Model confidence (mean pLDDT): 76 of 100.
Bacterial RNase P class A from Candidatus Eisenbergiella merdavium, 389 nucleotides, folded computationally.
A source record names the gene rnpB.

[in-house]
RNA sequence: UGAGCAGGAUGAAUGAUCGCGGCUGUCCGUCCUCCCAUGGAGGCGGCAGGUGAGGAAAGUCCGGGCUUCACAGGGCAGGAUGCCGGAUAACGUCCGGUGGAGGCGACUCCAAGGCCAGUGCAACAGAAAUAAACCGCCCCGGAGCUUUCGGAAACGAAAGCCCCGGAAAGGGCCUUCGGGCCUGGUAAGGGUGGAAAGGCAGAGUAAGAGACUACCGCCCGUCUGGUAACAGGCGGGGCACAUGUAAACCCCAUCCGAAGCAAGACCAAACAGAAAGCUACAGGCUUGCCCGGCCUGCUUUCAGGUAGGUUGCUUGAGGCUGCCGGCAACGGCAGUCCUGGAUAGAUGAUCAUUCACGACAUAACCCGGCUUACAGUCCUGCUCAUUUU
Numbered sequence: 001u002g003a004g005c006a007g008g009a010u011g012a013a014u015g016a017u018c019g020c021g022g023c024u025g026u027c028c029g030u031c032c033u034c035c036c037a038u039g040g041a042g043g044c045g046g047c048a049g050g051u052g053a054g055g056a057a058a059g060u061c062c063g064g065g066c067u068u069c070a071c072a073g074g075g076c077a078g079g080a081u082g083c084c085g086g087a088u089a090a091c092g093u094c095c096g097g098u099g100g101a102g103g104c105g106a107c108u109c110c111a112a113g114g115c116c117a118g119u120g121c122a123a124c125a126g127a128a129a130u131a132a133a134c135c136g137c138c139c140c141g142g143a144g145c146u147u148u149c150g151g152a153a154a155c156g157a158a159a160g161c162c163c164c165g166g167a168a169a170g171g172g173c174c175u176u177c178g179g180g181c182c183u184g185g186u187a188a189g190g191g192u193g194g195a196a197a198g199g200c201a202g203a204g205u206a207a208g209a210g211a212c213u214a215c216c217g218c219c220c221g222u223c224u225g226g227u228a229a230c231a232g233g234c235g236g237g238g239c240a241c242a243u244g245u246a247a248a249c250c251c252c253a254u255c256c257g258a259a260g261c262a263a264g265a266c267c268a269a270a271c272a273g274a275a276a277g278c279u280a281c282a283g284g285c286u287u288g289c290c291c292g293g294c295c296u297g298c299u300u301u302c303a304g305g306u307a308g309g310u311u312g313c314u315u316g317a318g319g320c321u322g323c324c325g326g327c328a329a330c331g332g333c334a335g336u337c338c339u340g341g342a343u344a345g346a347u348g349a350u351c352a353u354u355c356a357c358g359a360c361a362u363a364a365c366c367c368g369g370c371u372u373a374c375a376g377u378c379c380u381g382c383u384c385a386u387u388u389u
Base pairs, nucleotide, nucleotide: 001385002384003383004382005381006380007379008378009377010376012354013353014352015351016350017349018348020052021051023049024048025047026046028045029044031043032042033041034040035039054360058371059370061369062368063367064366065365066260067259068258069257078256079255080254081253082252083097084096085095086094087093098112099110100109101108102107113251114250118249119248120245121244122243134190135189136186137185138184139166140165141164142163144161145160146159147158148157149156150155170183171182172181173180174179198216199215201213202212217239218237219236220235221234222233223232224231225230264311265310266309267308273302274301275300276299277298278297282296283295284294285293286292318337319336320335321334322333323332324331325330355358
């Protein structure tokens, strides 16, 4: 200098004017309500001060707090998770390891239990897909041709090439020993495929083959190290312990009660309801009158509860700084700070100047994560290549 890897910060700046939501104050008000009433409390309005979105406030995908309901205990169904250890209120998150995959490397990625419980699926290609002979190689029998040898010739023998076939020969199994039945061998090479019955080399064979041997792999046993996942060593087994797929059904292990701030709690107009009372009492019905009864009315009390209001509501598993423990996630101690709380929903608009000309996006009970979106700018550590000293 170029190309990369990992982590972090920031998310236009300054000023003026106007406007909006909380909070605090107010010797403010021809305002409103209440009371124990020449005062006090509250509301509304004015004025002043100070304050007012994010790294993701998003998707609402996990986990928890909080609230109401349910709940002896156990099981079924359903859902989630799945190497090991730790962190945490908890997690499917995070940290540190193990194993595997990728990269020269910094580093990155992995739902990483079980297809010797069962079931399913495996297109196309290929002769054959859980089971094989298409080509090739080899054996055996026969026909033909060529060469060589022997022979006077007929012919015979050997070698090579090529064609046909597996009847015979040979082999295997069974046997009452008379015989009967089955049958070319070969999975090393080529070709197809994601996958063709551990790989590779040797020895062996007619040709071949874990049929045999060494190394590697696999399985079993054992020892050592490690909390563990696992790693390493030693010994044994020729390996029919025969393919892949479980983000296929399924099996195993662990965890999970349901609904959610429109949760829930409190106050309470109106309206209908229950009980008691009604003083001079009032009206109607009960055949005309009286008593009595019922209904309406009035008063008081009670319970429920709509509109509406209050609360839940923001001081919290909280932020920052320092020290200590830990590789780290994180934990402990001390100091310090207060930083939105609306309910039709505030955080904006205009103007001026400057620049790199401005992305994704707007809280609605709160917190820890994950995922997704994002114009740019800055910082730290590391890797590789080249050049110079």

The sequence is in RNAcentral, with records from ENA. The model forms 91% of the base pairs in the Rfam consensus. Its Rfam family is "Bacterial RNase P class A". Rfam classes the family as a ribozyme. Its family is annotated with dimeric ribonuclease P complex, tRNA processing and ribonuclease P activity in the Gene Ontology.